[in-house]
Annotation: A computed fold for a 72-nucleotide RNA from a Fidelibacterota bacterium, annotated as transfer RNA. The RNAcentral record of the sequence draws on ENA. The coordinates come from a structure-prediction model, not an experiment, and the mean pLDDT is 83. Rfam family: tRNA. Taxonomically the source falls in Fidelibacterota (Bacteria, Pseudomonadati).
RNA sequence: GCCUCCAUAGUUCAAUUGGUAGAACACAAAACUCGUAAUUUUGAGACAUCAGUUCAAAUCUGAUUGGAGGCU
Numbered sequence: 001g002c003c004u005c006c007a008u009a010g011u012u013c014a015a016u017u018g019g020u021a022g023a024a025c026a027c028a029a030a031a032c033u034c035g036u037a038a039u040u041u042u043g044a045g046a047c048a049u050c051a052g053u054u055c056a057a058a059u060c061u062g063a064u065u066g067g068a069g070g071c072u
Stems, first nucleotide, its partner, number of pairs: 001071007010025004019055001027043005048064005
């Protein structure tokens, strides 16, 4: 220098190939308890960035950024 793949919640991962973004753990509050832990219930929290296509984009296209691998 060229090619391929990846980027979703604090963490680990889904989302059926375009149609309401979810789960577990963690976090906060409440209930329970003399108190703590455990348990139960509830809540907050995310599509790497910028454009394009479309009635509609996490998903399709392009560019950029970061990471992994391969070739020379």